[in-house]
RNA sequence: GCCCCUGUGGCGGAAUCGGUAGACGCAGCAGACUCAAAAUCUGCCAUCCGUCAGGAUGUGGGAGUUCGAGUCUCCCCGGGGGCA
Numbered sequence: 001g002c003c004c005c006u007g008u009g010g011c012g013g014a015a016u017c018g019g020u021a022g023a024c025g026c027a028g029c030a031g032a033c034u035c036a037a038a039a040u041c042u043g044c045c046a047u048c049c050g051u052c053a054g055g056a057u058g059u060g061g062g063a064g065u066u067c068g069a070g071u072c073u074c075c076c077c078g079g080g081g082g083c084a
Stems, first nucleotide, its partner, number of pairs: 001083007010026003019067001028044005046057004060076005
């Protein structure tokens, strides 16, 4: 230099043909149970604003296609592999 794969909440990892982003698990927080704890059960668990009703943003970064993009196209960045 060229080619291939890959990047999604704190972590792992789903999202089928482009159609509600984050299922499920782990970790964490709160509650129940307990003398107390573990285990178990229930709820919550991206960011910002908020009058707590809700609103906006968010899939490595940017642009494009589209009614609609995590998914398709282009450029860039990070990681892994192959060729020279």
This is a predicted structure of an 84-nucleotide RNA (transfer RNA) from a Holosporales bacterium. Taxonomically the source falls in Holosporales (Bacteria, Pseudomonadati, Pseudomonadota, Alphaproteobacteria). Its mean pLDDT, the model's own confidence on a scale to 100, is 80. Rfam family: tRNA. By type it is a transfer RNA.